A computed fold for a 377-nucleotide RNA from Rarobacter faecitabidus, annotated as Bacterial RNase P class A. Its Rfam family is "Bacterial RNase P class A". The family's RNA type in Rfam is ribozyme. Its mean pLDDT, the model's own confidence on a scale to 100, is 78.
[in-house]
RNA sequence: UGAGUUGACUGGGCGGCCGCGACGGGCCUCGGCCCGCCGAGGAACGUCCGGGCUCCACAGGGCACGGUGGUGGGUAACGCCCACCCGGGGUGACCCGCGGGCAAGUGCCACAGAGAGUAGACCGCUGCCGGAGUUCGCUUCGGCAGUAAGGGUGAAAGGGUGGUGUAAGAGACCACCAGCGCACUGGGUGACCAGUGCGGCUAGGUAAACCCCACCGGGAGCAAGAUCAGACAGGAUGCGUAUCAAGGCGGCUCGCCUGAGCAUCCGGGUAGAUCGCUCGAGGGCGCCGGCAACGACGCCCCUAGAUGGAUGGUCGCCUCCCACCGACCGGCAACGGUCGGUGGAGACAGAACCCGGCGUAUAGGUCAACUCAUCCG
Numbered sequence: 001u002g003a004g005u006u007g008a009c010u011g012g013g014c015g016g017c018c019g020c021g022a023c024g025g026g027c028c029u030c031g032g033c034c035c036g037c038c039g040a041g042g043a044a045c046g047u048c049c050g051g052g053c054u055c056c057a058c059a060g061g062g063c064a065c066g067g068u069g070g071u072g073g074g075u076a077a078c079g080c081c082c083a084c085c086c087g088g089g090g091u092g093a094c095c096c097g098c099g100g101g102c103a104a105g106u107g108c109c110a111c112a113g114a115g116a117g118u119a120g121a122c123c124g125c126u127g128c129c130g131g132a133g134u135u136c137g138c139u140u141c142g143g144c145a146g147u148a149a150g151g152g153u154g155a156a157a158g159g160g161u162g163g164u165g166u167a168a169g170a171g172a173c174c175a176c177c178a179g180c181g182c183a184c185u186g187g188g189u190g191a192c193c194a195g196u197g198c199g200g201c202u203a204g205g206u207a208a209a210c211c212c213c214a215c216c217g218g219g220a221g222c223a224a225g226a227u228c229a230g231a232c233a234g235g236a237u238g239c240g241u242a243u244c245a246a247g248g249c250g251g252c253u254c255g256c257c258u259g260a261g262c263a264u265c266c267g268g269g270u271a272g273a274u275c276g277c278u279c280g281a282g283g284g285c286g287c288c289g290g291c292a293a294c295g296a297c298g299c300c301c302c303u304a305g306a307u308g309g310a311u312g313g314u315c316g317c318c319u320c321c322c323a324c325c326g327a328c329c330g331g332c333a334a335c336g337g338u339c340g341g342u343g344g345a346g347a348c349a350g351a352a353c354c355c356g357g358c359g360u361a362u363a364g365g366u367c368a369a370c371u372c373a374u375c376c377g
Stems, first nucleotide, its partner, number of pairs: 001373010012318007020039002023036005041348001045359002048357005053221004060254004065217005070084005085099001086097004100212002105210002107206003122151002124147010159177006178202002180199008225275004234266006247257002282301005288295002321344010
């Protein structure tokens, strides 16, 4: 200097004029006016998870259903975050993983191929029998038996390499290697890693296939819910009144509780205000513990609460950014910096009970660490 990997920040400021909302204070003719102070986000989006909070008497047992899935930590909790292990990708920094189980069971593996799960003989190889030919070495055709080392098909063909052995072969046997099983040693909290010995045991792949295993899970949701105000007109049908209907709000069931009304249809009336509603698992700084996520301690701070739904419009200046031009400075150069001028551009996007995450969108700009390549000293 270039290319990359990971993480993070910012994404406008000032002033004038006019116009908004909450809170506090003052005045008032109770219509309102003045002053102070505060007034959207890193995602407010998605509504994908987890909670706080509210209500259902408690949220008891089982089944079904749903969710998660290496180990250890963090957290209020999580499907989140951190660290590590294993597998895979990359020269590397790093990145990826629906990472428990296929000797529990049931499925699936098209086509090709002889054969794709307790599979299999197409081309071959060997032995025996028979026919034909013969240069007497053998060649060729058919049958029977043996074989799975060689070739072919395929994504995948029943461990690999070398040898012994054999008629030819084959873990049939042997050596080494790989996997698997058993026993043990060392390291680690653990997943797991390294190693020793024995065993010929070699049983494909697929569970983001059904399934099995382990763990987790009451439901509904601020249109929750609470208070005040206001208004009301009944009728028909069915079931039932402890012989137990309806109900206890994801489904079924057991238990327990409650229990005289319940369900459907037709028809009439009212629907305004207040609370919930913002002090929080809150934020900032320092320091300590921890590899880290995070946590303890100390000090400081209060930063929207609307309800047809507020924070805007306009003018000027500045800043940031892009392109071009000019001057000056540094430098061997590449190039960089400062100043001035002209023109242009400004992303994704807006609370509605609150919080912790994840996912998605984002013009432009900035910072840090690390990796690789090249060059100079």